[in-house]
RNA sequence: GGGUUCGUAGCUCAGUAGGUAGAGCAGGGCCCUUUUAAGGCCAAGGUCCCGGGUUCGAGCCCCGGCGAACCCA
Numbered sequence: 001g002g003g004u005u006c007g008u009a010g011c012u013c014a015g016u017a018g019g020u021a022g023a024g025c026a027g028g029g030c031c032c033u034u035u036u037a038a039g040g041c042c043a044a045g046g047u048c049c050c051g052g053g054u055u056c057g058a059g060c061c062c063c064g065g066c067g068a069a070c071c072c073a
Base pairs, nucleotide, nucleotide: 001072002071003070004069005068006067007066010025011024012023013022019056028042029041030040031039049065050064051063052062053061
């Protein structure tokens, strides 16, 4: 330098026919228990890496940039 894959909540990841974003864990509150742990319930938490484009509508499609892993040179 070229190619492939990836970048979504604090962490690990879903979301693959474009239709107003989810799970588990962690953290918070409550219940239960003599207490802790475990268990149950509830709520909160995201400019979907950045900037453009297409579209009535983009996490999802297109272009550029940044970053990561791997392969080639």

Transfer RNA from a Patescibacteria group bacterium, 73 nucleotides, folded computationally. The sequence was found in a public genome assembly. Its Rfam family is "tRNA". Rfam classes the family as a transfer RNA. NCBI's taxonomy places the organism under Bacteria, Bacteria candidate phyla.